RNA sequence: UGAGCCCGUCGGACGGUCGCGAUGUCUUGCUGCCGCAAGACGUCGAGGAAAGUCCGGACUCCACAGGGCAGGGUGCUGGAUAACUUCCAGGCGGGGUGACCCGACGGAAAGUGCCGCAGAGAACAGACCGCCGAUGACGUCAGGUCUUCGACCACGGCGAACAGGCAAGGGUGAAACGGUGGUGUAAGAGACCACCAGCGUCCCCGGCAACGGGGACGGCUGGCAAACCCCACCCGGAGCAAGGCCAAGCAGGGACGUCGGUAGCCCGCCGAAUGGUCCCGGGUAGGCCGCAUGAGGGUCCCGGUGACGGGGCUCCGAGAUGGAUGACCGUCGCCUGUCGACACGACAGGCACAGAAUCCGGCUUACAGACGGGCUCGAAAC
Repeated sequence: UGAGCCCGUCGGACGGUCGCGAUGUCUUGCUGCCGCAAGACGUCGAGGAAAGUCCGGACUCCACAGGGCAGGGUGCUGGAUAACUUCCAGGCGGGGUGACCCGACGGAAAGUGCCGCAGAGAACAGACCGCCGAUGACGUCAGGUCUUCGACCACGGCGAACAGGCAAGGGUGAAACGGUGGUGUAAGAGACCACCAGCGUCCCCGGCAACGGGGACGGCUGGCAAACCCCACCCGGAGCAAGGCCAAGCAGGGACGUCGGUAGCCCGCCGAAUGGUCCCGGGUAGGCCGCAUGAGGGUCCCGGUGACGGGGCUCCGAGAUGGAUGACCGUCGCCUGUCGACACGACAGGCACAGAAUCCGGCUUACAGACGGGCUCGAAAC
């Protein structure tokens, strides 16, 4: 100096005016008080994703949430955590020169099933081209025996390729029943042998483990489980419109005998009786709590490779319910465009993605621009 990788932080700044929501104090009005309304002053008022609502939990109610089947989820190992499909560290596989990135990554010798098109054949395989044709049959040449015609004998040479044998080579395919070399043979083939790759069993060494390294033996050798399935572990249901309280208002009627919790089933348990469940009909559409101190933020120290844990100090930082959080002005910063022409000036426009609704931990997705730290590869100079 160029190209990249990983982690983290911020995401316009300051001031003013007006407005909106919440809250505290004071004043005024209504009122017997509680309270309500208005005004003044003070304080606070979106995010890293508030988003998608995809996981996990807290909390609430159903029973202090039980057993089995069914169903669903997860799936290398060890750890972290309230919990997780998350995170950290490691292993294995794949990609990259590398920093590093990606992986639903248990089991295919438990069983069932699937492998499109092409191809002869797609899993206890198959024969299109091809190779062979030793053996049997065929043709031909030569031979032998009997007295000739002719019959018999069947040894040998050659040929073609009928039966048949083979799977080395070609071809198809994502994949063709391990690879290379040799022995063997008519031609061949783990048929046999040597070496190599993988798998399985056993043993030794390292590691908590996943796994890695080494040795011996066995000719055992396609893939798919985000196909069924098997194995291990986990999962009760509904959700803040949960749930509780107050106020206002209404009209009852019918069905069931057991019903409800229990949305799939069975068992068990619990609850209910002039009250239960279901259906039809009627009324209300208001207020308060839940609801903002929490697995909370900042900083320092300690333990841990790390996720994270422990301790000290300190801070309080939205709470709407037709749903507040906005607009304008000034100065500065950044980006774009035009003019000027190198004084980096003037003017104009813009400032990403996006808006809380019970809360928290994650994941995923969107995002103009800026900053910090660590590392890799290349080139050059010293």
Molecule: Bacterial RNase P class A
Organism: Acidimicrobiia bacterium